[in-house]
């Protein structure tokens, strides 16, 4: 060194989850020259040599191993951001409310006198007068009793020897009670009344007469200050999710680069 026939090793790795944990079945990523069957998620199988069981390919090289560089992609962390929530008006502001101003912009009033001032009158409010009204009452007045009201009392009765007496229905007249009516009286209460009167009172607003001054006045928009108030946006703080954002951190797939292992038996 060459043939033959083995054997160790290879026939994919890795993130998260799960688990004391370590591989797998599910998920994701990487990646292929990267086998076949069975098993399995409140799940299979294992124990630090950490899937198990069958079968099958290849085989000491185009192999297998260990460490670095890069760096798909996975976890985590802090920040940002957005959206939900609380709590905050000693929370900076907007929007809406409330006064105050007038340099702008539209209109209206004003030398037939605004704005501003004195003065009188209304307007309100209390009393009271008067009038108007409604009720009761007094007054007048009409009507009013089969007997239990008054007079008068034909007629009949009653009593008397007799003159003459008594009672007393109906009739008329009057009257209480009651029922009614008054135009104009008197009294008393009341009133969604009143082109009235009197005294008081407030006297802020309105209207309104007269008198002074003499050019502005009036806030509807825009502007500007102030206040109150938190309803709604903004803010401000927690806090809860999402994150295709930034930074940190930790594993790390292919890839690259290096070191390291390369057996046994027979024959020539």
């Nucleotide at each position: 060194c060459c043939g033959u026939a083995c054997u160790a090793g290879a026939c994919g790795g890795g993130g998260a989850g799960u688990u004391a944990g370590c591989g797998g079945u599910g998920c994701c990523c990487u990646g292929u020259a990267a086998c076949c069957c069975g098993c399995a998620a409140u799940c299979c199988g294992c124990u630090a040599c950490a899937g198990c069981g069958g079968g099958g390919u290849u085989g000491a090289a185009u192999g297998c191993c260990g460490c670095g560089c890069c760096g798909a992609g996975g976890g985590c962390c802090g920040c940002g951001u957005u959206u939900g929530u609380a709590a905050g008006g000693u929370a900076u502001g907007g929007a809406g409310c409330a006064g105050a101003u007038a340099u702008g912009g539209g209109g209206a009033c004003g030398u037939u006198g605004a704005c501003g001032g004195a003065u009188g009158g209304g307007u309100c409010c209390u009393g009271u007068g008067c009038a108007a009204u409604g009720c009761a009452g007094c007054a007048c007045u009409g009507u009013g009793a089969a007997c239990c009201u008054u007079g008068u009392c034909a007629g009949g009765u009653c009593c008397u020897g007799a003159c003459g007496g008594a009672a007393g229905c109906a009739g008329c007249a009057a009257u209480a009670a009651g029922c009614g009516g008054u135009a104009c009286g008197c009294u008393g209460c009341g009133u969604g009344u009143g082109c009235c009167g009197c005294a008081g009172g407030c006297g802020a607003g309105c209207c309104u007469g007269u008198c002074c001054c003499g050019a502005g006045u009036u806030a509807c928009c825009c502007g500007u200050c102030u206040g109150a108030a938190u309803u709604c946006c903004u803010c401000u703080u927690g806090u809860a999710a999402a994150u295709u954002g930034c930074g940190g951190u930790u594993c790390g797939a292919a890839g690259c680069g290096u070191g390291g292992c390369c057996g046994u038996a027979c024959g020539g």

A computed fold for a 268-nucleotide RNA from Christensenellaceae bacterium OttesenSCG-928-K19, annotated as Bacterial large signal recognition particle RNA. The organism belongs to Christensenellaceae, within Bacteria. It is recorded under the gene name ffs. RNAcentral holds the sequence, with entries from ENA.